[in-house]
């Protein structure tokens, strides 16, 4: 300088070529309950600008574009 991949709660994922309900599930943290207490185990709650900006469309996590970051790969 050229090409590919990936990016979703604190962590890790699913959704991404069927564009459409309140963005899925697991850990973790909050509270309760079970304990003499801890742990385990159950209830239950919050927690997300879907890496950023634009664009297309009634309607974007999901389609197009530009950028940004990581990790291959020619050179």
């Nucleotide at each position: 300088g050229g090409g590919g991949c990936u990016g979703u709660a604190g962590u890790c994922u699913a959704g991404c070529u069927u564009g459409g309900c309140u963005a899925u599930g697991a850990u973790g943290c909050g509270c309760g309950c079970u304990u003499g207490g801890g742990g385990u185990g159950c209830g239950u709650g919050a927690g997300g600008u879907c890496g950023g900006g634009g664009g297309u469309u009634c309607g974007a996590a999901u389609c197009c574009u530009c950028c940004c970051a990581g990790c291959c790969c020619c050179a």